About this RNA: Transfer RNA from a Paracoccaceae bacterium, 73 nucleotides, folded computationally. The source organism's lineage runs through Bacteria, Pseudomonadati, Pseudomonadota, Alphaproteobacteria and Paracoccaceae. Model confidence (mean pLDDT): 81 of 100. The sequence is in RNAcentral, with records from ENA. The same sequence occurs in records of 2 taxa. It matches the Rfam family "tRNA". About the family: Transfer RNA (tRNA) molecules are approximately 80 nucleotides in length.

RNA sequence: GCUCCAUUAGCUCAGUUGGUAGAGCAACGUGCUUAUAACGCGGAGGUCGGCGGUUCGAGCCCGCCAUGGAGCA
Numbered sequence: 001g002c003u004c005c006a007u008u009a010g011c012u013c014a015g016u017u018g019g020u021a022g023a024g025c026a027a028c029g030u031g032c033u034u035a036u037a038a039c040g041c042g043g044a045g046g047u048c049g050g051c052g053g054u055u056c057g058a059g060c061c062c063g064c065c066a067u068g069g070a071g072c073a
Base pairs, nucleotide, nucleotide: 001072002071003070004069005068006067007066010025011024012023013022019056028042029041030040031039049065050064051063052062053061
């Protein structure tokens, strides 16, 4: 230098054919307990890596950039 893969909640990851973003864990609150843990219940938490483009509409399609990984030279 070229090719490919990944980037979504604090962490690990889903997200079907483009149509209003989810789970588990963690954290927080609460019930239980003398108290803590465990367990039950509850809500909260996201400019979907960045900038553009296509579209009535983009996490999803296209381009460039960034970061990480793999391969080739």